This is a predicted structure of a 74-nucleotide RNA (transfer RNA) from Nitrososphaera sp. RNAcentral holds the sequence, with entries from ENA. Lineage of the source: Archaea > Thermoproteati > Nitrososphaeria > Nitrososphaeraceae > Nitrososphaera. Its Rfam family is "tRNA".
């Protein structure tokens, strides 16, 4: 150097295929509960979907370029 999958909230995924409100879990925030804690319960918040461009009324999703991480061939 080819090729093929893989990057999505602090982590670990899920949705992509076939475009139409961004989601769960845990974590950390509150606030019940307990003398405290801890386990339970109940709540809000949190994401420029690797980075750029394109198509499109509308992209995590299609196309293209890049970077980066696996693997396998050279």
């Nucleotide at each position: 150097g080819c090729a093929u999958c893989c990057g999505u909230a602090g982590c670990u995924g899920a949705g992509c295929c076939c475009g139409g409100u961004a989601c769960a879990g845990c974590a950390g925030c509150g606030c019940c509960u307990u003398u405290a804690c801890a386990c339970g319960g109940c709540g809000a918040a949190g994401u420029u979907c690797g980075c750029a461009g394109g198509u499109u009324c509308a992209a995590a999703u299609c196309c293209u370029g890049c970077c980066g991480g696996a693997u396998g061939c050279a």